Context: one part of a larger RNA
């Protein structure tokens, strides 16, 4: 910009996709064939490689979220840290593969090519007139986009006011900055929420992650100059923390244009 506006939900012209492939077993069968040694196949079944598309319950990896243990150094310090992803054990959510789950059947029209009937040519001939088969191809079913599909479609619902001779002006449904945010994202856009409110933060419980915090006190092997030191145990699945669940308006989603 078109199609009176506007929300919502479709239709499907049309367009896109590996809408896979390849092997192996068993079963047909020691059948068909063949003297014999020998030895299939179509129909079925199930497993695999490989590529594809998707997921993250499980099996791992990652986890510069987080908890621990250590090393150099620094902040007065034994505490509690800053620095080097500092090295090491773990690790939830995500994210991901080496983990899982899908890629399957069928119909319709043919191509080579099989044929039925049949004349032109009393014969014979798949073709000439009519008829039936045929394939990883083509269509259709499948999956995904799509009304700018200018034949601009369709259903529901809302609104389509007032003032002016006109021009214009009000600003209806609706939406849209401004505003909290993420199952979305580069900008943009997409989805949710906006107090009639759990949308993000904070809190409080769960749940989970590490692996038992500092201080104090009680004990401690054993050492010792007898004053005292002392690893370590217990009190302690403690303490820390957590992108997760569930509850709560305590902050912010105000005003408004």
């Nucleotide at each position: 910009c078109g199609u009176g506006a506007a929300u919502a939900a479709c239709u499907g012209a049309g367009g896109g996709g590996a809408a896979g492939u390849u092997g192996c077993u068993c079963c047909u069968a020691g059948u068909a064939c063949g003297a014999g040694a020998g030895g299939a196949a179509c129909a079925g079944a199930g497993c695999a490689g490989c590529g594809u598309g998707g997921c993250c319950a499980c099996u791992g990896g990652u986890u510069u979220a987080c908890c621990g243990g250590u090393u150099g150094u620094c902040u007065g310090a034994u505490a509690a840290g800053g620095c080097a992803g500092g090295c090491c054990g773990g690790g939830c959510a995500g994210c991901u593969a080496a983990g899982c789950c899908g890629u399957u059947u069928g119909g319709g029209c043919u191509a080579a090519g099989u044929g039925c009937u049949g004349a032109a040519a009393g014969c014979a001939u798949c073709u000439a007139a009519g008829c039936a088969c045929g394939a990883a191809u083509c269509c259709c079913a499948u999956c995904c986009c799509g009304a700018g599909a200018c034949a601009a479609g369709u259903u529901a619902u809302u609104c389509u006011u007032u003032c002016g001779u006109a021009a214009g002006a009000u600003g209806a449904a609706g939406g849209u900055c401004g505003g909290c945010a993420g199952c979305a994202a580069a900008a943009u856009a997409c989805u949710g929420c906006g107090u009639u409110g759990a949308u993000a933060g904070g809190a409080a419980g769960g749940u989970g992650g590490u692996g038992u915090a500092g201080a104090u006190c009680a004990c401690a092997a054993g050492c010792u100059u007898c004053g005292g030191c002392g690893a370590g145990u217990g009190a302690u699945g403690a303490g820390c923390c957590a992108g997760c669940c569930u509850u709560u308006a305590c902050u912010a989603a105000u005003a408004g244009a």